[in-house]
RNA sequence: GCCGGAGUAGCUCAGUGGCAGAGCAACGGUAUCGUAAACCGUGGGUCGCGAGUUCGACUCUCGCCUCCGGCU
Numbered sequence: 001g002c003c004g005g006a007g008u009a010g011c012u013c014a015g016u017g018g019c020a021g022a023g024c025a026a027c028g029g030u031a032u033c034g035u036a037a038a039c040c041g042u043g044g045g046u047c048g049c050g051a052g053u054u055c056g057a058c059u060c061u062c063g064c065c066u067c068c069g070g071c072u
Stems, first nucleotide, its partner, number of pairs: 001071007010024004018055001026042005048064005
């Protein structure tokens, strides 16, 4: 330099054009003599950045950034 993959909650990841979600973690509560496990609930997101297409973009297109792999 070229090719491919990934980037979404604190972490691991879903979401393939129409309200942004799950598990774990955190916080509050129930229960317990007490702690943990268990159960109930709550909060947490500029969807890596910018632009384009569209009535509408996490999703499609282009550029850039970071990480991983391959080729030279």
Overview
Transfer RNA from a bacterium, 72 nucleotides, folded computationally. The sequence is in RNAcentral, with records from ENA. It matches the Rfam family "tRNA". Rfam describes the family as follows. Transfer RNA (tRNA) molecules are approximately 80 nucleotides in length. It is annotated as a transfer RNA. Model confidence (mean pLDDT): 83 of 100. RNAcentral records the identical sequence in 2 taxa.